[in-house]
Model confidence (mean pLDDT): 85 of 100. Predicted 3D model of a 351-nucleotide part of an RNA (small-subunit ribosomal RNA, central domain) from an uncultured bacterium. RNAcentral holds the full RNA, with entries from ENA and Greengenes.
Context: one part of a larger RNA
RNA sequence: CUGGGCGUAAAGCGUGCGCAGGCGGUUUGUUAAGUCUGAUGUGAAAGCCCCGGGCUCAACCUGGGAAUUGCAUUGGAAACUGGCAGGCUAGAGUGCGGUAGAGGAUGGUGGAAUUCCCGGUGUAGCGGCGAAAUGCGUAGAGAUUGGGAAGAACACCGGUGGCGAAAGCGCUCUACUGGACCAUAACUGACACUCAGAGGACGAAAGCUAGGGGAGCGAAAGGGAUUAGAUACCCCUGUAGUCCUAGCCGUAAACGAUGGAUACUAGGCGUUGAGAGUAUCGACCCUCUCAGUGCCGAAGCUAACGCGUUAAGUAUCCCGCCUGGGGAGUACGCACGCAAGUGUGAAACUC
Numbered sequence: 001c002u003g004g005g006c007g008u009a010a011a012g013c014g015u016g017c018g019c020a021g022g023c024g025g026u027u028u029g030u031u032a033a034g035u036c037u038g039a040u041g042u043g044a045a046a047g048c049c050c051c052g053g054g055c056u057c058a059a060c061c062u063g064g065g066a067a068u069u070g071c072a073u074u075g076g077a078a079a080c081u082g083g084c085a086g087g088c089u090a091g092a093g094u095g096c097g098g099u100a101g102a103g104g105a106u107g108g109u110g111g112a113a114u115u116c117c118c119g120g121u122g123u124a125g126c127g128g129c130g131a132a133a134u135g136c137g138u139a140g141a142g143a144u145u146g147g148g149a150a151g152a153a154c155a156c157c158g159g160u161g162g163c164g165a166a167a168g169c170g171c172u173c174u175a176c177u178g179g180a181c182c183a184u185a186a187c188u189g190a191c192a193c194u195c196a197g198a199g200g201a202c203g204a205a206a207g208c209u210a211g212g213g214g215a216g217c218g219a220a221a222g223g224g225a226u227u228a229g230a231u232a233c234c235c236c237u238g239u240a241g242u243c244c245u246a247g248c249c250g251u252a253a254a255c256g257a258u259g260g261a262u263a264c265u266a267g268g269c270g271u272u273g274a275g276a277g278u279a280u281c282g283a284c285c286c287u288c289u290c291a292g293u294g295c296c297g298a299a300g301c302u303a304a305c306g307c308g309u310u311a312a313g314u315a316u317c318c319c320g321c322c323u324g325g326g327g328a329g330u331a332c333g334c335a336c337g338c339a340a341g342u343g344u345g346a347a348a349c350u351c
Base pairs, nucleotide, nucleotide: 003323004322005321006320007305008304012319014202015201017199019197021194022193025088026087027086028085029084030083031082033081034080035077036076037075038074039073040072041071042070049065050064051063052062053061054060091191092188093187094186095184097182098181099180103177104176107173108172110154114150115149116148117147118146119145120144121143125136126135162169163168207248208247209246210245211244212243216242217241221237222236223235224234259318260317261316262315263314264313267296268295269294270293271292272291273290274289275288276287277286300307301306324351325350326349333344334343335342336341
């Protein structure tokens, strides 16, 4: 390389969009590039292979054939792939009518709690722990009560509930805005799927820049304990940070450790959204269909665990990735970044 693989052994890019490329529904006609077939030319000889012949045999020599899997020219076939032209509607999209939703986003609002400030009542403790101490308090704490301020997060509802491509999204109201699903079958007529590189977008937390903000929590730091020590676990403080605005970073066990699309292959029990039917005075109930989301399981698959119509089953198309452990996600180069660093990514050597 071929091959074999990628849930857990090495291996699915964190996630969309998408150019090139690859691949592509149904039907008619046409073409003849691919494909199939015939002919001709060529594919040197020797060698290899087959059938013979000559040295007593063999090696060796020699005749004929085959092979040379190919290429070119030309005649033909038209099923399949492709091209061209026309049609279709089952894929895809649009329209009309509905539905659910913490989808995004702007500005406002609300109550509980916490801390702080001011006042009242009131007196000796409070706080904390395994036990303590540091700490706070007679300059009146803690407790309780009235008033005020600030910031952050939204109890119950709440749910293997919902929405989103993923990251993620939860008080409530809202200008604006994306998507999904159901039903209908009016319109377009294959417009589809996937997607290297490049491009461009989004992307938790931490971190960075500038300006705000700062209640609680809290890396670092200080103190008290514990301990042989204790640069920790526990306690008292506490700065960055956590929050907002604008920009950067681009990584995570970014996980379902499972790429996307389509079709097919027993069921059972839940649950969310929608529709239809049945029933009824009406509604619930019940049945079915579609779209999600869970549990258990036929066949099948799997090394096993397990997966099992939401496949890790059966197939097709496209992309990504793996190829013993360490060295190493390191060095070097390049690109990006303010930096931190990120992306790409070896070898010697060694087992």